[in-house]
RNA sequence: GCAUCCGUAGCUCAGUCUGGAUAGAGCAAUUCCCUCCUAAGGCAUAGGUCGUAGGUUCAAAUCCUACCGGAUGCG
Numbered sequence: 001g002c003a004u005c006c007g008u009a010g011c012u013c014a015g016u017c018u019g020g021a022u023a024g025a026g027c028a029a030u031u032c033c034c035u036c037c038u039a040a041g042g043c044a045u046a047g048g049u050c051g052u053a054g055g056u057u058c059a060a061a062u063c064c065u066a067c068c069g070g071a072u073g074c075g
Stems, first nucleotide, its partner, number of pairs: 001074007010027004020058001029045002032042002051067005
């Protein structure tokens, strides 16, 4: 340098193929319940400019382009 794949909550990921209206799950965090206390268990809450910028569209995490970062292979 070229090709392929990946980037979504603190962590691990789903959702992308087939665009559709409040963006989710588990774990972790916080409050409360339970308990003599802790652990376990239960209820609830908070946490996201979906890597960045632009484009298409009535509508983009999802489609297109460029760039950034990472992994693998080739040279």

About this RNA: A computed fold for a 75-nucleotide RNA from a Nanobdellota archaeon, annotated as transfer RNA. Its mean pLDDT, the model's own confidence on a scale to 100, is 80. Its Rfam family is "tRNA". Rfam's curators write: Transfer RNA (tRNA) molecules are approximately 80 nucleotides in length. It is annotated as a transfer RNA. Gene Ontology term of the family: triplet codon-amino acid adaptor activity. The organism belongs to Nanobdellota, within Archaea.